RNA sequence: CAAGGAGGGGUGCAAACCUGCAAAAGGCAGGGACGCAAAGCCACGGGUCUAAAGCGAGCCUAAAGCUCGCAAUGACAGCCGGGUUACCGCA
Repeated sequence: CAAGGAGGGGUGCAAACCUGCAAAAGGCAGGGACGCAAAGCCACGGGUCUAAAGCGAGCCUAAAGCUCGCAAUGACAGCCGGGUUACCGCA
């Protein structure tokens, strides 16, 4: 320096599920541990989730309301790539 690594030392994260918050979310917080060696950080590219406001259509005499469709400005780094920082460096 870092190919490699999750067995040791040291240090972390937290799936399902439950509760609460949020219009909702592959969302957030707490509990909880399925797993994870970047499951640390950054939405840059692809991808995925949601659809409150908005737009369009239908029902309705109309308004209100309901239903359907479109659509991130809402999210996901535990989907992949990229960028960046960090642990051991023993076996």
This is a predicted structure of a 91-nucleotide RNA (c-di-GMP-I riboswitch aptamer) from Firmicutes bacterium UBA2598. The prediction has a mean pLDDT of 78. The organism belongs to Bacillota, within Bacteria. The model forms 95% of the base pairs in the Rfam consensus. Its Rfam family is "c-di-GMP-I riboswitch aptamer". About the family: GEMM was predicted in a large-scale screen for bacterial structured RNA regulatory elements.